[in-house]
The RNA shown here (c-di-GMP-I riboswitch aptamer) has 84 nucleotides and comes from Fictibacillus nanhaiensis. Taxonomically the source falls in Fictibacillus (Bacteria, Bacillati, Bacilli, Caryophanales).
RNA sequence: GUUUGAUAAAGGCAAACUCUCUGAAAAGUGAGGACGCAAAGCUAUAGGGGCUUCAUUCAUGCAAUAUGCCAGCCAGCUACCUUA
Numbered sequence: 001g002u003u004u005g006a007u008a009a010a011g012g013c014a015a016a017c018u019c020u021c022u023g024a025a026a027a028g029u030g031a032g033g034a035c036g037c038a039a040a041g042c043u044a045u046a047g048g049g050g051c052u053u054c055a056u057u058c059a060u061g062c063a064a065u066a067u068g069c070c071a072g073c074c075a076g077c078u079a080c081c082u083u084a
Stems, first nucleotide, its partner, number of pairs: 002084001005081001012037002017032003021028002035072001041077003047074002049070003055065003058061001
């Protein structure tokens, strides 16, 4: 440097749900909690995809639209331990 991901070791993250606060919502913060994760670390106007619609528009609706969100959907970048 490449590669493997143990029922190993060290260390780590934390779904649903509950409480709390922020938000129009999606969603997020903190606490509890563990479904899982070998990148569940980072990246969101600048790869694709998804969610929401305060507001705006007109076609007035189960409507369209992101500048708001999601990295635990894929992707890109980086990395601990470990196998060969």